[in-house]
Order: sequence, then structure tokens, then C1' cells
RNA sequence: GGGCAGGGCACUUAGGGUUCCGCGGGCAAGACAGGCCCGGUCUGGUCCAAGAAGUGCCGCCCCCCGGCAAAUUCCGGUCAGGGUACACGGCGGGGCAAAAUCCCGGGAGAG
Repeated sequence: GGGCAGGGCACUUAGGGUUCCGCGGGCAAGACAGGCCCGGUCUGGUCCAAGAAGUGCCGCCCCCCGGCAAAUUCCGGUCAGGGUACACGGCGGGGCAAAAUCCCGGGAGAG
């Protein structure tokens, strides 16, 4: 300097905003209902949501079993069991209604 790998999905959480619901304020004849306007510096519900968060399932690898002259190497099987490590990180941009630890991105950069 280069290459390969560091897997996928679902549910949930930190977190996020404001399309809808709700809540608050206001408007027109007195009220209710309805309608319209404003508010996320409104706790919430719907909604979005983590590479470096959680749980579960799957996948992959090992162990184990079998085949062939032979197997750490090839082919196949798979109950139970084991493993799936480590991980500091902008600015800026993107999309949905909008925002975000979402995506660009295990990026740039740093060690």
C1' cells in the first nucleotide's frame, strides 16, 4: 500500500421529531358538538429508530457421526453442546410529515 471478512430478520429500548390522534390556546351568534388557526420550549398514543444498545430466531464456524483407498484438506448429516471477538469518531448531506445515535458510515479522520 492492497484484498477478504467482521452476517440477516423480528420485537424492544436509549433517542427522535410532529403526518395523524390527544392535550393546551384562540376565532365566529350564549353553550355543546363540529369547523378553522396557532403551539412539540405539550407529559403522552400512532410513527421513525441504533455497526460501536438489549432479547429471540435464523445463518455461519467448531465439536460429533457417516462415505470413499484416504481426510486438518473432499462429500454428506446434525440431537445436545460451544463460538459468533474488538470497536474513539466529526463537519456536511439525504429521506419520510419532520427529526434522530436512521442512511451516506465499522465512511473522513484519529489511535